Molecule: Glycine riboswitch aptamer
Organism: Roseiflexaceae bacterium
RNA sequence: AUGACGAACAUCGAAGAGCAUGGUGCACCAUCACCAUCGCCGAAGGAGCAAGUACGAGUCUGCCGCCUCGUUACGAAUCUCUCAGGCACAGUAACGGUGUUCUG
Numbered sequence: 001a002u003g004a005c006g007a008a009c010a011u012c013g014a015a016g017a018g019c020a021u022g023g024u025g026c027a028c029c030a031u032c033a034c035c036a037u038c039g040c041c042g043a044a045g046g047a048g049c050a051a052g053u054a055c056g057a058g059u060c061u062g063c064c065g066c067c068u069c070g071u072u073a074c075g076a077a078u079c080u081c082u083c084a085g086g087c088a089c090a091g092u093a094a095c096g097g098u099g100u101u102c103u104g
Stems, first nucleotide, its partner, number of pairs: 006102008018038001020037006039087003045083001046081003052074003055070004
């Protein structure tokens, strides 16, 4: 089961932060690419952790429980970090809507 949860694809929506400065490349300018310098953003990805649970130790004549401790393990995010990515438009984009498919 008139198909949950989960997954994939398509489509639509989707924020933030310097069109920064200097140099090089193109006939020149702009744009773009690369290098350097400073300033920023968090919603590709990545990383970190709380409560708690488990375990270990202490406590005891012994056992259990309570309590205490822990260089132990597990433990979330839209929180934090800013490695990566990004800072006009575009593109990317977590997340969400709709549809289809897989699964059951």